[in-house]
RNA sequence: AGGGGUGUAGCACAAUGGCUAGUGCAGCGGCCUCCAAAGCCGAAGGUUGGGGGUUCGAGUCCCUCCACCCCUGCCA
Numbered sequence: 001a002g003g004g005g006u007g008u009a010g011c012a013c014a015a016u017g018g019c020u021a022g023u024g025c026a027g028c029g030g031c032c033u034c035c036a037a038a039g040c041c042g043a044a045g046g047u048u049g050g051g052g053g054u055u056c057g058a059g060u061c062c063c064u065c066c067a068c069c070c071c072u073g074c075c076a
Base pairs, nucleotide, nucleotide: 001072002071003070004069005068006067007066010025011024012023013022018056028042029041030040031039049065050064051063052062053061
């Protein structure tokens, strides 16, 4: 430099272009316990990487940029 992939909550991942973006873990509060761990219950947590576009409607489609990973190549 070229090609491909990934980007969604603190972490790991879901979500047919269509109702309010969900699940588990972690964290927080409670129950239980002499205290804690384990277990159980509850609530909270989101600029869906940034920007733009298409559409009545975008996490999802298109363009561009950024970050990371893989493959190929160039210079030394």

A computed fold for a 76-nucleotide RNA from a Candidatus Hydrogenedentota bacterium, annotated as transfer RNA. Rfam family: tRNA. The family's RNA type in Rfam is transfer RNA. The prediction has a mean pLDDT of 83. The organism belongs to Candidatus Hydrogenedentota, within Bacteria. The sequence was found in a public genome assembly.